This is a predicted structure of a 1527-nucleotide RNA (small-subunit ribosomal RNA) from Ranatra chinensis. The RNAcentral record of the sequence draws on SILVA. The source organism's lineage runs through Eukaryota, Mandibulata, Pterygota, Ranatrinae and Ranatra. It matches the Rfam family "Bacterial small subunit ribosomal RNA".

RNA sequence: AGAGUUUGAUCCUGGCUCAGAACGAACGCUGGCGGCGUGCUUAACACAUGCAAGUCAAGGGGAAUUACCCUUCGGGGUAUAGUACACUGGCGCACGGGUGAGUAAUACGUGAGCAACCUACCUUUUAGUUUGUGAAUAACCUGGCGAAAGUCGGGCUAAUGCCGAAUAUAAGACGCUACGCAUGUAGCGUCUGUAAAGCCGGGGCAACCUGGCGCUAAGAGAUGGGCUCGCGUCCCAUUAGCUAGUUGGUGAGGUAACAGCUCACCAAGGCAGCGAUGGGUAACCGGCCUGAGAGGGUGGCCGGUCACACUGGGACUGAGACACGGCCCAGACUCCUACGGGAGGCAGCAGUGGGGAAUUUUGCGCAAUGGGCGAAAGCCUGACGCAGCGACGCCGCGUGAAUGAGGAAGGCCUUCGGGUCGUAAAGUUCUUUCAGCAGGGAAGAAAGUGUAUGUGAGUAACUGUACAUAUUUUGACGUUACCUGCAGAAGCAGCCCCGGCUAACUCCGUGCCAGCAGCCGCGGUAAUACGGAGGGGGCAAGCGUUGUUCGGAGUGACUGGGCGUAAAGGGCACGUAGGUUGUGCAUCAAGUUAUUGGUCAAAAACGAGAGCUUAACUUUCGUCCGGCCAGUAAAACUGGUGCGCUAGAGUAUCAGAGAGGAGUGCGGAAUAUCUGGUGUAGCGGUGGAAUGCGUAGAUAUCAGAUGGAACACCAUUUGCGAAGGCGGCACUCUGGCUGACAACUGACACUGAGGUGCGAAAGCGUGGGUAGCAAACAGGAUUAGAUACCCUGGUAGUCCACGCUGUAAACGAUGGAUACUAGAUGUCGGAGGGUUUCCCUUCGGUGUCGAAGCUAACGCGUUAAGUAUCCCGCCUGGGGAGUACGUACGCAAGUAUGAAACUCAAAGGAAUUGACGGGGGCCCGCACAAGCGGUGGAGCACGUGGUUUAAUUCGAUGCUAACCGCAGAACCUUACCUGGGUUUGACAUCCACGGAAGUCCCUAGAGAUAGAGAUGUGCUUGGUUUACCAAGAGCCGUGAGACAGGUGCUGCAUGGCUGUCGUCAGCUCGUGCCGUGAGGUGUUGGGUUAAGUCCCGCAACGAGCGCAACCCCUGCUUCCAGUUGCCAUCAUUCAGUUGGGCACUCUGGAGGGACAGCCGGCGAUAAGCCGGAGGAAGGUGGGGAUGACGUCAAGUCAUCAUGGCCCUUAUGUCCAGGGCUACACACGUGCUACAAUGGCAUAUUCAGAUGGAAGCGAGUCCGUGAGGCCAAGCGAAUCCCACAAAGUAUGCCUUAGUUCGGAUUGCAGUCUGCAACUCGACUGCAUGAAGUCGGAAUCGCUAGUAAUCGCAGGUCAGCAAAACUGCGGUGAAUACGUUCCCGGGCCUUGUACACACCGCCCGUCACACCACGGGAGUCGGUCGCGCCUGAAGCCGGUGGCCUAACCGCAAGGAGGGAGCCGUCAAUGGCGAGAUUGGUAACUGGGGUGAAGUCGUAACAAGGUAGCCGUACCGGAAGGUGCGGCUG
Repeated sequence: AGAGUUUGAUCCUGGCUCAGAACGAACGCUGGCGGCGUGCUUAACACAUGCAAGUCAAGGGGAAUUACCCUUCGGGGUAUAGUACACUGGCGCACGGGUGAGUAAUACGUGAGCAACCUACCUUUUAGUUUGUGAAUAACCUGGCGAAAGUCGGGCUAAUGCCGAAUAUAAGACGCUACGCAUGUAGCGUCUGUAAAGCCGGGGCAACCUGGCGCUAAGAGAUGGGCUCGCGUCCCAUUAGCUAGUUGGUGAGGUAACAGCUCACCAAGGCAGCGAUGGGUAACCGGCCUGAGAGGGUGGCCGGUCACACUGGGACUGAGACACGGCCCAGACUCCUACGGGAGGCAGCAGUGGGGAAUUUUGCGCAAUGGGCGAAAGCCUGACGCAGCGACGCCGCGUGAAUGAGGAAGGCCUUCGGGUCGUAAAGUUCUUUCAGCAGGGAAGAAAGUGUAUGUGAGUAACUGUACAUAUUUUGACGUUACCUGCAGAAGCAGCCCCGGCUAACUCCGUGCCAGCAGCCGCGGUAAUACGGAGGGGGCAAGCGUUGUUCGGAGUGACUGGGCGUAAAGGGCACGUAGGUUGUGCAUCAAGUUAUUGGUCAAAAACGAGAGCUUAACUUUCGUCCGGCCAGUAAAACUGGUGCGCUAGAGUAUCAGAGAGGAGUGCGGAAUAUCUGGUGUAGCGGUGGAAUGCGUAGAUAUCAGAUGGAACACCAUUUGCGAAGGCGGCACUCUGGCUGACAACUGACACUGAGGUGCGAAAGCGUGGGUAGCAAACAGGAUUAGAUACCCUGGUAGUCCACGCUGUAAACGAUGGAUACUAGAUGUCGGAGGGUUUCCCUUCGGUGUCGAAGCUAACGCGUUAAGUAUCCCGCCUGGGGAGUACGUACGCAAGUAUGAAACUCAAAGGAAUUGACGGGGGCCCGCACAAGCGGUGGAGCACGUGGUUUAAUUCGAUGCUAACCGCAGAACCUUACCUGGGUUUGACAUCCACGGAAGUCCCUAGAGAUAGAGAUGUGCUUGGUUUACCAAGAGCCGUGAGACAGGUGCUGCAUGGCUGUCGUCAGCUCGUGCCGUGAGGUGUUGGGUUAAGUCCCGCAACGAGCGCAACCCCUGCUUCCAGUUGCCAUCAUUCAGUUGGGCACUCUGGAGGGACAGCCGGCGAUAAGCCGGAGGAAGGUGGGGAUGACGUCAAGUCAUCAUGGCCCUUAUGUCCAGGGCUACACACGUGCUACAAUGGCAUAUUCAGAUGGAAGCGAGUCCGUGAGGCCAAGCGAAUCCCACAAAGUAUGCCUUAGUUCGGAUUGCAGUCUGCAACUCGACUGCAUGAAGUCGGAAUCGCUAGUAAUCGCAGGUCAGCAAAACUGCGGUGAAUACGUUCCCGGGCCUUGUACACACCGCCCGUCACACCACGGGAGUCGGUCGCGCCUGAAGCCGGUGGCCUAACCGCAAGGAGGGAGCCGUCAAUGGCGAGAUUGGUAACUGGGGUGAAGUCGUAACAAGGUAGCCGUACCGGAAGGUGCGGCUG
């Protein structure tokens, strides 16, 4: 620091996603040790049990028991003992500990203030601690009630408990003095008037002296609190108005204290767009996480503050509470009960249940730190210190180190060679942290107490006290940390990932299944993406996942974004608040700047050190930035104030242009209607028609009349207006604008949230009006349908008046204002000048093109989308949706404001290349047209589909499959089926053994095969070279295993080959240039061509693959050659038969020839085109071969080759038979026909190119014939197949199912072949079907072509060939032309297409699922209001009642209490509401889904251009009307 993802590709916009860090976490797998931290985020849910606040015997009273003694036997005394438990009293319990429910301000943070306050204990200062036979009361004793909790009565008693008196400050009232800051403060005087308590020691006979702790009053301090104020502190405006103690005053009450804090009266205020009120959410902060920062998120642990203590209310006590482990009341819940009543509050520490993804021990200790009480010892302390549990986090350590190549075994992969795990292991040599065992062993301890001594103390003595010294004593942790020893590599590694992002790759399995996935996306038989394995990468006692936060995200933009077309400028103006504001001087000092002081607790963070072996951790010191408050200073800028200025703005004067607005009147043309005339059969309308009108006289035409609406020409990217908008003429009223001039005012300005006004069309209301047009509607057409487009009609409406509505593609899709930044050119209005049919300068408008600049690009460009400033509006992914709900407005239609759930990974802009268009231009092709002949109908043949079958083997399927693979299925072929065999195999290589190979024959069998016999000893080499032996090669057999074999699968794993577009003219590259880029240029343009063929031009210049040419055949000719070819001349023959010859034909070699070369015209004088001449041939002469880049995952694994997979006594292989030849039917390709341009018969003429030895076969004979017998010649310019046929000549047939046609069938044969049954061809005789020229539709062909006629060949034993491949014979017609159909090429245009129009895509309906709205209602929550109820309690009142201290001789009084009453008031209840949530029959639209249904609205002119607003209509998209926009 970025990356992935929209596209065929590109740039941009824009969202989604990832990589980082963090956590009080949880889950999965795994888990050695230690240190330091940390641990209910959920149910402020309910809690069993134990503990968490007591202490003081030196305030008071004060046992029992036991022992001893005494006794009047009742008891008493002493010790226990001033002890224990409890009681009274004092202090504490308001701290410490927990939790975060409430709280949006009575909180918190920060900074101030209190002349408006309190403060126990503590410190300090002053003064005091006097007095009383004062009155009670618990404990105790006793009686009663009760289950209990407890309670009532009687009796006794004490105090540092209570009370009276004295004295003194305080306090109050009055007066005086001084001071201050308004209220006031301080002092003095007079009057009234409130205190106290003792205890423990020591000395002393006593009086008394003395120490300590207490007590009272007052002052001061410290500490802690209370109150007030400024600023800061979340979201919602779909919460806009709130408030009656409310705001203020006076008086009173009240409080520690100010205050409407409370009350009475008076006034009518107070808060709010700088967000009141209401609703939601939330404890706040220091800090913590993240981030470069600014920010964003967060508030667990630690620390500060607040709030709470089962829920609600209340007060009491007290220095302090409205009190977590206190009280009273109400409520809910739990427990006890004898049913009458009682008890309780873990959000203390442990712990339990529950909830939950989830959070610990009912531990040890007061040794340390701290707290309470106490004089102290000490007691208490779940605060705290420790330990336990949990990898929850951070940090540290370990699981060994060195060496070790036969690169072991094994695994995995493999191209089979090897590679890799891998120095890894083993082996060798070392070490021993940690864990284990054993031993040793700190620091945390300081104090206090006791004892002794000394000093304070010059205080006479003693005691006590303070301090010092000495001594004694105190450790939960703890089997501590740490150290030493022992043994041995010994006890110790996992998790995630490996398609891209993102480091890391192979094999196997699976086969859109199982699964993965953060995004893009993987998986449909070769998955680096699933699962396993090997290998690799990352981290490591952890690793991943999930969740959350920040980051990346400049996708909320202060730093730091945008708004013409991507989301986004308000429809337009006026104007309020607000924001901003020209220029000079002076002044103030609010902002600002500088400096100083205070504060921002500690901790944290940062820097430098220190302590634990290090680190985490702990600790010491230091500190930046920044916030708030205050002081001082400066005065440039902003601001305030004052005085000026004139450049902004405005006013005055003089001119000017204009469809600016409102009203009134007038005008002509046209349409329509009516009246009358002329006139007759049609008119009208359309693509074509029909509906309609018309003989009752239309249309047409003439004259007249009526009425409404709109204003031709002028007229124009001219004008005016803020926008909407405005167009005949005249008049009246009226707004704005411009120019000139420079007189006046002197910043008066700009913008503008709310607000107000204007605002096309449609629409609404009331009343008019209505000629034309025209939603709806009706009819006619079109159509599959046609709720449309077209036609005929036609109502609202369109028009007027008044009122409403308030929206449009209300657009320049561009807010307003000001300033600045090249020009050129046109136009409107004005002014000035000049050399005046024109030109120059200038101001204001309105256009075009363009510099710089900007922009993603397109484009904008002084009329900015440039450069800047000010103000307003608006945007933040697509859909859901401008929808729902709420609110406001509206008569309604609706408008304004305006979400969420859910869903997708895109949606989008501009431009590029293609493709496409029922877009355009140019051009070509048997593409159409013009012709000729066919197919489609018939019969037959062949192929295919389908069906059938044991099998009908397989493949090919629009053009580009279908007489195709197959140039030939009876067996074979053959791959299929049935049956029978066989298993190293029919075939290849290797090994061992045997045998020559081979030939002949017999038996069984359908055959394969099995069995038996006979014969046969070869070739090469060597050895003693005869016999014989050995070895080798070849062949055969047997055996074992490696392997063979497969027409099994995948043509979508492939090579090769092929088809098609298309023999179409195209397809590209290098360098340069243009563009951010995809790309463009070149290759486009003007001509031309069959051609990207050539010429010219040009930011291009060149080049390559294609085109053309080079090659072959053919057409003319020359030369050479002359047999098997030829024969002019000579001779000869039946015959070029022979002699002879090689001139000719021909054959086959080498050449020539044609190039737009020549002439004329056209054209740019080019390329080239047209015509002509010559020539065998003329404009590529004709034909062939030749097929660019590519397209169709086109075809072929069954030609061949080949990866992978599959079979291996079978999916291999052999054999027999069958099948591939089936047959209701459908299609394709052909043959033969339907006849007279013909058929038949007879006669007769003329080819070319092939083929031939297991062959072609002359010829003779036989047969009606197919053919047979014999047989010459020929391996072919020699012989043979081999008679070409159509044609021609003559005759017959005479239009008929025929002398056409030949299918079918019967009989008899021939040939091939082991074999013609399934299943061959041919022959003869007989039979003689359909068919009389073929519907829709469709095919071929442009010249030696079509048509027609025959001939040959390959394959092949034969043949289903009517096919295919060639050959020649005869031999046409037509092409005006390019409008249309099809295909193609180039340029251009539009595009929402890119699988590319066989594209994309819209809406209803049907089905499934999901979330949401409405909904008769229904069930809750919350809130305020009204009324009722009225606990406890404070306060107030109080006749009567009760009453210890004081007064009083007494009666009684003062005072107090209970009770009762009242105000306030919790809870509860009732009522009408507001608000919010759940749920609901039914219902509405929305989203998603797969191959559903109906249409085809949009994208191309999308087939009616589209879209916006509005209205009506329609199954649906949608249609139509009116106005608007160009996107």